Description
The RNA shown here (Glycine riboswitch aptamer) has 87 nucleotides and comes from a pig gut metagenome. The sequence is in RNAcentral, with records from MGnify. The prediction has a mean pLDDT of 80.
[in-house]
RNA sequence: UCUCUGGAGACAUCCGGCAAGACCGGAGGCCGAAGGUGCAACACAUGCUGUAUUCGCAUGUGAAUCUCUCAGGCGAAAGGACAGAGA
Numbered sequence: 001u002c003u004c005u006g007g008a009g010a011c012a013u014c015c016g017g018c019a020a021g022a023c024c025g026g027a028g029g030c031c032g033a034a035g036g037u038g039c040a041a042c043a044c045a046u047g048c049u050g051u052a053u054u055c056g057c058a059u060g061u062g063a064a065u066c067u068c069u070c071a072g073g074c075g076a077a078a079g080g081a082c083a084g085a086g087a
Stems, first nucleotide, its partner, number of pairs: 001087006011028001013027005029074003035070001036068001038066001042062007
């Protein structure tokens, strides 16, 4: 990387368009597990001080199932982080 299996959450909300709708437009309300955003008491690097170590200060880099809710999602289907098995 590929295949198979499992895989959560949240309005089948309201108004209008239509004969109707899981479709289109609008309204407010929600979810976090595609993707993306942000961050650290800690670690590392650099610098200052400086005989050296330590301590202190400054700068930079670094994570998530955390965070934000941009994107995406809120009946089924599809998708789906992650896990197991196989190649």